[in-house]
RNA sequence: GCGCGUAUUGUCUAGUGGAAGGACGGCUGACUUUCUAUCAGCAGGCCAGAGUUCGAUUCUCUGUACGCGUACCA
Repeated sequence: GCGCGUAUUGUCUAGUGGAAGGACGGCUGACUUUCUAUCAGCAGGCCAGAGUUCGAUUCUCUGUACGCGUACCA
C1' cells in the first nucleotide's frame, strides 16, 4: 500500500427502514440494628460526515479507530 472484519450507555452484549432491549455497574427509595442480599423506581447509548428514502442506528459512499491477512522494502 491492498483486502477482509468490527464500532450500540461506564463494561459486556442483542436487535431492527417506523427509530433501541438485556446483564453487570451507578443513583434514589423500601426492608434490615448495620452491611450483604432482596424488591421497586430513575438516569445513561447506535464512531464521524455525506447520499438514498416520507422516514436511516439499519441501505450506499467516504473518513477515523481497532483487529486479522497479505504485498513491497536496503
A computed fold for a 74-nucleotide RNA from a Gammaproteobacteria bacterium, annotated as transfer RNA. The source organism's lineage runs through Bacteria, Pseudomonadati, Pseudomonadota and Gammaproteobacteria. It matches the Rfam family "tRNA". Rfam's curators write: Transfer RNA (tRNA) molecules are approximately 80 nucleotides in length. The family's RNA type in Rfam is transfer RNA. The coordinates come from a structure-prediction model, not an experiment, and the mean pLDDT is 81.